Transfer RNA from a Candidatus Cloacimonadota bacterium, 75 nucleotides, folded computationally. The source organism's lineage runs through Bacteria, Pseudomonadati and Candidatus Cloacimonadota. The RNAcentral record of the sequence draws on ENA. Rfam family: tRNA.

Formats: sequence, structure tokens, C1' cells
RNA sequence: GCGGGUAUAGCUCAGUGGUAGAGUCGUAGCUUCCCAAGCUACUGGUCGCGAGUUCGAAUCUCGUUGCCCGCUCCA
Repeated sequence: GCGGGUAUAGCUCAGUGGUAGAGUCGUAGCUUCCCAAGCUACUGGUCGCGAGUUCGAAUCUCGUUGCCCGCUCCA
């Protein structure tokens, strides 16, 4: 230098055009003499960033940043 993968809630991840979810963590409640475990509810996200396409973008296109992998390095 070239190519590929990846970035979504505090953490691990799903969601491949119809307006964002699960588990876990946290908080509250139930249960218990208390704790733990279990159960229920709640809180939590400018979907890495910028732009474009579209009635509508986490999703498609372009650019860009970080991380990971591979290739080349004799012009």
C1' cells in the first nucleotide's frame, strides 16, 4: 500500500429497509427470622463518526476513525 472482518444498553450479543431487543449488571418489590437463591417490575442506547439514497436506514451506498486477520513489499 491492497483486501476482508468488526463497532448496537455499564458488559456479552441479536436484529439484513417499517422506526431497537435479549441475557447480565443496577434499582425497587415479593418470598425469608436474616442472607443467598428464585420470581416480578423498572431504569438504561444521537446503533463508532460524517454524508448520500429512500416516504422510511442499525440495515443499502460513499467517505472516515479505532480494533482484529490476511496479502504484497523486486515498481